This is a predicted structure of a 72-nucleotide RNA (transfer RNA) from a Candidatus Altimarinota bacterium.

Order: sequence, then structure tokens, then C1' cells
RNA sequence: GGUCCCGUAGUUCAACGGAUAGAAUGUAGGUUUGCGGAACCUAAGAUCCAAGUUCGAUUCUUGGCGGGACCA
Repeated sequence: GGUCCCGUAGUUCAACGGAUAGAAUGUAGGUUUGCGGAACCUAAGAUCCAAGUUCGAUUCUUGGCGGGACCA
């Protein structure tokens, strides 16, 4: 330098173009308990950025940014 793939809660992953963007785990608070880090309940927490298409974009298109693989 070329081709391709990926980017969503702190972490690991979901989400036929239409849901209040969901689960596990972690975190905070509470209940329970002789105590507890176990069990149960509750809460907060995310779509990399900018355009385009569309009635509607996490999803499709383009560019950028970041990461990775292969080739040179």
C1' cells in the first nucleotide's frame, strides 16, 4: 500500500427495517440470615462519529475514526 471482517451497558453477548434496545455477569440499595461474598427484590447503566435512503435505521448505503485478519 491492497482486500476483507468487527465496533451495542463496566464485561460477555442478543435484537425479520417498527418493542420502553434485552439477557447474563458485575455495581449500588434493600430483604433474609447467627454472619455472609449464598438466596430473593429493586435501581442505575449502552447503539464509535457524520451524512444519505426510508413514514420509520442498532439493522441498509457512503465517508471518517478505532481494532483485527490476510496479501504485498
Its mean pLDDT, the model's own confidence on a scale to 100, is 80. NCBI's taxonomy places the organism under Bacteria, Bacteria candidate phyla, Candidatus Altimarinota. The sequence was found in a public genome assembly.